RNA sequence: UAUCGAAAAUAGCCGAGUUCCGUUUGACGGAAACGGGGGAACCAUGUAUUUGGGGUGAAUGGCUGUCUACUUUGACAGUCUAGGGAGUCCUUUCGACCGAACCCUUCAGCUAACCUCGUAGGCUCAUGAGAGGAGCAGU
Numbered sequence: 001u002a003u004c005g006a007a008a009a010u011a012g013c014c015g016a017g018u019u020c021c022g023u024u025u026g027a028c029g030g031a032a033a034c035g036g037g038g039g040a041a042c043c044a045u046g047u048a049u050u051u052g053g054g055g056u057g058a059a060u061g062g063c064u065g066u067c068u069a070c071u072u073u074g075a076c077a078g079u080c081u082a083g084g085g086a087g088u089c090c091u092u093u094c095g096a097c098c099g100a101a102c103c104c105u106u107c108a109g110c111u112a113a114c115c116u117c118g119u120a121g122g123c124u125c126a127u128g129a130g131a132g133g134a135g136c137a138g139u
Base pairs, nucleotide, nucleotide: 011124012123013122014121018032019031020030021029022028033119034118035117036116037115038114043109052107053104054103055102056101061080062079063078064077065076066075067074083098084097088134089133090132091131092130093129094128
């Protein structure tokens, strides 16, 4: 000096998952904000009820193979796919990446009033490069 790796900090990212106040200073309590669920009429649904059904989430679904089941299914792997994510916002093109996980428990369409729950977890040069439009700021 270069390369690789780790940690920390800054600045940030996915996500609703943030801020403030109080307290016996320990747990905690409250408020605001954001997000979710349940829940009339009207409307919708003539079907459903183990082939269970439903919810949060972008995370749906197809094909192939192996094992299993036994002629019904389930698990795993590969491959594609609905869909998804930062540099003020919107539309769009190309490329890469993700395309999970969990919860309720026989039960839930929409849904005013009303009731109720959550305030996590994870990541570190990544979603990079173009086109058009709107707006802001500066000169």
A computed fold for a 139-nucleotide RNA, annotated as c-di-AMP riboswitch aptamer (ydaO/yuaA leader). It matches the Rfam family "c-di-AMP riboswitch aptamer (ydaO/yuaA leader)". On this family, see Barrick et al., Proc Natl Acad Sci U S A 2004: "New RNA motifs suggest an expanded scope for riboswitches in bacterial genetic control". The prediction has a mean pLDDT of 75.